[in-house]
RNA sequence: CGGGAUGUAGGGGAGCGGCACCCCACGUGCUUUGGGCGCACGGAAUCGUCGGUUCGAGUCCGUCCAUCCCGA
Numbered sequence: 001c002g003g004g005a006u007g008u009a010g011g012g013g014a015g016c017g018g019c020a021c022c023c024c025a026c027g028u029g030c031u032u033u034g035g036g037c038g039c040a041c042g043g044a045a046u047c048g049u050c051g052g053u054u055c056g057a058g059u060c061c062g063u064c065c066a067u068c069c070c071g072a
Stems, first nucleotide, its partner, number of pairs: 001071007010024004018055001026042005048064001050062003
C1' cells in the first nucleotide's frame, strides 16, 4: 500500500427494513438465624464516527476510526 472480517448495555451473544432481545453481572423484594441457592420485579444501549437511500435503518450504500486476518 491492496484485499477481507468484526464493531449492539459492565462482560458475552442474538437481531427477514417496522416495539432492540437473551445469558451473566448489578439493584429491590420474598425466602434464610445469616449468607449462598432459588423465586419475583426492575434499571442500564443516542447499535464505533459522519453522511446517504427510505414513509421508516442496528439491518442497505459510502466514508473514516479501532481490532484482527491475508497478500505485497
Predicted 3D model of a 72-nucleotide RNA (transfer RNA) from a Planctomycetaceae bacterium. NCBI's taxonomy places the organism under Bacteria, Pseudomonadati, Planctomycetia, Planctomycetales, Planctomycetaceae. The RNAcentral record of the sequence draws on ENA. It matches the Rfam family "tRNA". Rfam's curators write: Transfer RNA (tRNA) molecules are approximately 80 nucleotides in length. Rfam classes the family as a transfer RNA.